[in-house]
The RNA shown here (small-subunit ribosomal RNA) has 1411 nucleotides and comes from uncultured rumen bacterium 2C28d-9.
The coordinates come from a structure-prediction model, not an experiment, and the mean pLDDT is 81.

RNA sequence: GAGCGAGAAGGUGCCUUCGGGUACGGAAAGCGGCAAACGGGUGCGUAACGCGUAAGUAACCUGCCCUUAAGACGGGAAUAGCUUGGUGAAAAUCGAGAUAAUGCCCGAUAUCAACUUUUUCUGCAUGGAAGAGGUUUGAAAGGUUUGUGAUGGCGCUUAAGGAGGGGCUUGCGACCUAUCAGCUUGUUGGCGGUGUAAAAGACCACCAAGGCUAAGACGGGUAACCGGUCUGAGAGGAUGGACGGUCACAUUGGAACUGAGAUACGGUCCAAACACCUACGGGUGGCAGCAGUUUCGAAUCAUUCACAAUGGGCGAAAGCCUGAUGGUGCGACGUCGCGUGGAGGAUGAAGGUCUUCGGAUUGUAAACUCCUGUCGUUGGUGAGCAAAAGGUCGGUGAAGAAUCGAUUUUGAGUUAAGCCGAAGAGGAAGCAGUGGCAAACUCCGUGCCAGCAGCCGCGGUAAUACGGAGACUGCGAGCGUUACUCGGAAUUACUGGGCGUAAAGGGUGCGCAGGCGGUUGUGUGUGUCGAGUCUGGAAGUCGGUGAUUUAAUCAUCGUGAGGACUUGAAACUGCAUGACUUGAGUAUCGGAGGGGUAAGCGGAAUUCCGUGAGUAGCAGUGAAAUGCGUAGAUAUACGGAAGAACACCAAAGGCGAAGGCAGCUUACUGGACGAAUACUGACGCUCGGGCACGAAAGCAUGGGGAGCGAAAAGGAUUAGAUACCCUUGUAGUCCAUGCCGUCAACAUUGUACACUAGGUCUCGGUAUGUCGAUCGUAUCGGGAUUCAAGCUAACGUGAUAAGUGUACCGCCUGAGGACUACGGCCGCAAGGCUAAAACUUAAAGGAAUUGACGGGGACCCGCACAAGCGGUGGAGCAUGUGGCUUAAUUCGAUGCAACGCGAAGAACCUUACCAAGACUUGACAUGUAGAGGACAGGGUAUGAAAGUACCUCUUCCUUCGGGACCUUUACACAGGUGCUGCAUGGCUGUCGUCAGCUCGUGUCGUGAGAUGUUCGGUUAAGUCCGGCAACGAGCGCAACCCUUGUCCUUAUUUGCCAGCGCGUAACGGCGGGAACUAUAAGGAGACAAACUUUCAAAGUGGGAAGGUGGGGAUGACGUCAAGUCAGUAUGGCCCUUACGUUUUGGGCUGCACACGUGCUACAAUGCCCGGUACAAAGGGAUGCAAGGUCGCGAGACGGAGCAAAUCCUCAAAGCCGGGCUCAGUUCGGAUUGAAGUCUGCAAUUCGACUUCAUGAAGUCGGAAUCGCUAGUAAUGGUAUAUCAGCUACGGUACCGUGAAUACGUUCCCGGGUCUUGUACACACCGCCCGUCAAGUCAUGAAAGCCUGUUUUACCCAAAGUACGCUCAGUCAACCGCAAGGGGGCGGCGUCCUAAGGUAGGGCGGGUGAUU
Repeated sequence: GAGCGAGAAGGUGCCUUCGGGUACGGAAAGCGGCAAACGGGUGCGUAACGCGUAAGUAACCUGCCCUUAAGACGGGAAUAGCUUGGUGAAAAUCGAGAUAAUGCCCGAUAUCAACUUUUUCUGCAUGGAAGAGGUUUGAAAGGUUUGUGAUGGCGCUUAAGGAGGGGCUUGCGACCUAUCAGCUUGUUGGCGGUGUAAAAGACCACCAAGGCUAAGACGGGUAACCGGUCUGAGAGGAUGGACGGUCACAUUGGAACUGAGAUACGGUCCAAACACCUACGGGUGGCAGCAGUUUCGAAUCAUUCACAAUGGGCGAAAGCCUGAUGGUGCGACGUCGCGUGGAGGAUGAAGGUCUUCGGAUUGUAAACUCCUGUCGUUGGUGAGCAAAAGGUCGGUGAAGAAUCGAUUUUGAGUUAAGCCGAAGAGGAAGCAGUGGCAAACUCCGUGCCAGCAGCCGCGGUAAUACGGAGACUGCGAGCGUUACUCGGAAUUACUGGGCGUAAAGGGUGCGCAGGCGGUUGUGUGUGUCGAGUCUGGAAGUCGGUGAUUUAAUCAUCGUGAGGACUUGAAACUGCAUGACUUGAGUAUCGGAGGGGUAAGCGGAAUUCCGUGAGUAGCAGUGAAAUGCGUAGAUAUACGGAAGAACACCAAAGGCGAAGGCAGCUUACUGGACGAAUACUGACGCUCGGGCACGAAAGCAUGGGGAGCGAAAAGGAUUAGAUACCCUUGUAGUCCAUGCCGUCAACAUUGUACACUAGGUCUCGGUAUGUCGAUCGUAUCGGGAUUCAAGCUAACGUGAUAAGUGUACCGCCUGAGGACUACGGCCGCAAGGCUAAAACUUAAAGGAAUUGACGGGGACCCGCACAAGCGGUGGAGCAUGUGGCUUAAUUCGAUGCAACGCGAAGAACCUUACCAAGACUUGACAUGUAGAGGACAGGGUAUGAAAGUACCUCUUCCUUCGGGACCUUUACACAGGUGCUGCAUGGCUGUCGUCAGCUCGUGUCGUGAGAUGUUCGGUUAAGUCCGGCAACGAGCGCAACCCUUGUCCUUAUUUGCCAGCGCGUAACGGCGGGAACUAUAAGGAGACAAACUUUCAAAGUGGGAAGGUGGGGAUGACGUCAAGUCAGUAUGGCCCUUACGUUUUGGGCUGCACACGUGCUACAAUGCCCGGUACAAAGGGAUGCAAGGUCGCGAGACGGAGCAAAUCCUCAAAGCCGGGCUCAGUUCGGAUUGAAGUCUGCAAUUCGACUUCAUGAAGUCGGAAUCGCUAGUAAUGGUAUAUCAGCUACGGUACCGUGAAUACGUUCCCGGGUCUUGUACACACCGCCCGUCAAGUCAUGAAAGCCUGUUUUACCCAAAGUACGCUCAGUCAACCGCAAGGGGGCGGCGUCCUAAGGUAGGGCGGGUGAUU
């Protein structure tokens, strides 16, 4: 298969000699045409005309499609398939033979096109259009419909035009980096060529030497761009996944071919890497197409259905192809909608949780009652996407074309959407959070563990923060987390920030570019403002409308910034031009000045040298020493030398741009200021880069060198002292020349201009005033101070602004790392300029406030020091503590403020500890239920006792139910000196009996806060007075209370006794007294009342007492998480035949040692003996106990008196007398032995006392340290609580005797007030710096080593185009009769060139002993 030949197998028809033949039909393959450059994927590369936007192309191309014009004539040679032969494992390939075309070739024709000559017209330049001529060159293909032809449509050729598509060029726009500042040789341009569809250094030859760059070239890094998307009030910032447009790429790199179009994702060639096949010779491949696999990764889907629709390619068409596309699947990935039920329902159920045990909450929630029926389940029904096209028939028509009509066919999704029924509350709720930010709280567990955490932070035994539970809050088919972006963040500030001290003004000036710029006229129209036209794709956003029940979604209409062109306006701006004088400058006159450079001169001082005179020190320091000096110093006189610096004047003063500048004179020279007139006519301000100046130190060369003085040396100080102090002393300091270029180069305040209240002082000038001056007044320019408004976080600033504005420059963006590294530039070097990151961290910082602190200041107080007295520390003993020991040595208290403390009494008990033995509703309390009748008493056994086992004996009341009391059993419970004083109450200590601590109202401050309360006086005192933006008040102070000191009144026993009596040896013993003492009740008194005085206060006198008379009680706000759970109370936790209770014995008393507190001493102011005097305050009945007797004594016996001013009841130091005579004693009394007494059940561990004997240390105590200011210290004794007794020498009271000293506040300690500094606030026992050691982290350097990228030169050079060569190999078309020619293929060469190689640069990365 409607371009071509051939036409297998199977099938059908016909013929058949049954072998088969023939016709139809027809697969794979082949020739030819078209497509394959679209569609689909990805984002490697690219900082580029790649993209976006707006233009240009008079410099271009365009298959298929549309329109128009003309044409299609005559010939020829091949070739694949095929047949046949060969090679090869395969892929594939080589020969021979035959053949067709819309394949290829030749000739003719030429509307026309190209080329060329020429004329006319025309454009913004190059140019363009039209006409005429020319010997020149260039075309074609047919097939189909039919019986044939014609015609038609489909194709073919040439030419012109269109549409759509593309090429090329240009303006403008969009990343980071200057630690990339210079780049470039085809580079920039020209003439002529080559080349292309086309302009062009695109390429070539020659010529010229250009081109780009601070408005960022060149280099490096990163990146596809846009419409849009996210965010934001906007301006902006971030981004480019899906959809749409463009670009680039197709394993990596290079190259061309074909074609209209490619330098071609599913084409070719070459090179490389990788993978696969192999017969080892050689071949093959490219999922960034759709699915899928593997690997990597925190992570990303189905090896699905269909071409039914839309679209594409081919075809005449049917149709074929299409992982484009349309659908479905998977994924809560996103957005939207819906459901998981609704109404009623209190006994406020049960359960859970909490609890103050009453209850509360979960909670109308559930159950229960009555309903509804979405989604899902189940049964039916059921569109639309289908329009066209095709087939058939018909109309019209010449027609079978075109067109019209009828009918018919085609659905992947689809077992769908929707609708109608059925059953049934039935199948359907989670996630995060609950300390604050930030809505929502309790319990339990845990115990700085486990863990949480976005930031602050939580957790160390009562965690709203961890884990669980309950409750609650938020959102809800989702909710949290993580990553990223924007916002908040005015935290890069255009809108819209700052720079005195918080980060931040350049060290200073001059000045090019740049930015900005006085008054006025004219022109122009750059900016500016307006109007119109074009563009601004679609989608998206936004607004309107509509479809879907609504929403999401979809459809449709409208809207825009920006760009270009045309046109208008002229105030401002720019430009051009003309004018002006006020900005700026010039000229004249004048005075001021440490302004600069150079030269010269001067005196004082220091040091050195010389000479004289002179003698033992000088010098130096906190004190000394080193040092100098008898070889004559220092001090002193005279003379000389040298260098450096310039006293007084001198100042808050002057000058300079800053650094800086000071004896005097001269020369040269810069600037500022004032006055008056004239002139120029905006000439100005600021200033990146640049240039110049620039303290001290330092460097180089050469001088100089008196003093001073890094380094160095020595002496001191010190734990050390590489410091401070001292003695020396080199560089340096000085000069000349040249570098360096920094500083707290600071007013921590850039320059210039304008404006905005004052006061005061000062320097320079002028005017006025005056006769002339001073002072004054006015004014200009400097320098200061105090302030208004304003500003400021505050401090502060305030016309010399940090106020209000303008112009320009520089700089800042948390702290540290880091005024650093690397790189670059500069420098002789030292170093300077520029200047990061990794890493670490939640602060760093400013100003102010309140405290606290200071080896800061001022004032004041205290036995704080000083002045005194007496002690401790040394001894012995007592007692407490630590330590050690122990079965246990119970526990607590631990600087002051624990340590003779709890303990005002440990032999048992106490007792809490240890050992052993026992008990379990318990030693003790209350209650319930059951059983019983006792309990008490007596007794036996055992035992260390407690206990255990057993025997005996036996009630009361009654309403007869029972009760009282007791035993026993069971249960609730008892019990705990177990833990936590860091869960607590209460109480206490301490600062401290210090004078403070606060509040209300008002005022000041943004605020914390301040004021009051500070200040001047004064006081013991925040006591009082005065003043004051404060006025008042409270808790403290003081007073009120007790005691003591004087007096008065009253009272009078147990106390007292003057007077009157009695009596005695003597005694208030007695009568009596009420005076005195005393006792105990009540009063008086002292209050600055009197005088002086600046009325606070101070002084004087009087007085018993005088300035709180002495003492006590009384303890502000608070501090120390001070002490106490072992006094009691108490939350929580823990134990419950034991951590409870009980018994015996032991321990708390243990002893190498250390400390605290005491006693006794060391003696003569004493000790011993004898004699003798005087208190106060207490206690006493299981008690105190006299006289008497015994004992050396402790004590015993016995017992008068006393429940107490009655009795017990007596002081000792002292005084008198005697002894001792300075000794380890007549001091001292420890220790030890013996004998006793007393208490008690008991005296061994473990009591006190007595007698005799013994007779230790100790001769006044190192460093250090304590108490006390008057009836005090010191010293002497007495009493008492506890208690059977006692370790008491302790505690608490009492009285006797009875001093010294205080100049004073410098110092030590503590405290108070004000002030000041602060980097402290756990508050100086604070905070904090550096080295070192160990481990770890990040970064730099480092001989090098490895590697990436880029570049230069050279070598080799595939494929391939172009060019050239080819007498040689080979070939169908044309010419030629032929030979041969032309031409092609092949071959060779040249240029270019990928990959590769060699060598060298640049820029990166990694690693590297060591540092």